[in-house]
This is a predicted structure of a 133-nucleotide part of an RNA (small-subunit ribosomal RNA, 3' minor domain) from a Bacteroidota bacterium.
The sequence was found in a public genome assembly.
The coordinates come from a structure-prediction model, not an experiment, and the mean pLDDT is 82.
Context: one part of a larger RNA
RNA sequence: CACCGCCCGUCACGCCAUGGGAGCCGGGGGCACCCGAAGACGUCUCUCCGGGGGCGUUGAGGGUGAAACCGGUGACUGGGGCGAAGUCGUAACAAGGUAGCCGUACGGGAACGUGCGGCUGGAUCACCUCCUU
Numbered sequence: 001c002a003c004c005g006c007c008c009g010u011c012a013c014g015c016c017a018u019g020g021g022a023g024c025c026g027g028g029g030g031c032a033c034c035c036g037a038a039g040a041c042g043u044c045u046c047u048c049c050g051g052g053g054g055c056g057u058u059g060a061g062g063g064u065g066a067a068a069c070c071g072g073u074g075a076c077u078g079g080g081g082c083g084a085a086g087u088c089g090u091a092a093c094a095a096g097g098u099a100g101c102c103g104u105a106c107g108g109g110a111a112c113g114u115g116c117g118g119c120u121g122g123a124u125c126a127c128c129u130c131c132u133u
Stems, first nucleotide, its partner, number of pairs: 003096001005093001008089002011086001013083004018078003023073005031065005039058008099120009
């Protein structure tokens, strides 16, 4: 400073972080499929008995794919926080000028309004009960 008070929400402006989000980029691991060296194993075969060759399995590694996860990016979109002097109204606080609040439904630029149910943490007047003098 004390009603010339306090105060609510939309909207506008600035900054910050954040949810949703088609898609895009990256990461490591797993999975499936494809290719597959040496070696090893199996088998067939040739042999001058030293060994050679074919096929298969395994296999370092390479490639492809979809999904999940993590990180980034992302048109657009949702609210949130903060910010001396913006806009609209005035909902709440005194019976705040329609008492307020809670739940719910519908409606509305916004605070909100209306209906129904509930509460008193409602003022005023009257009555009743109790306590004190």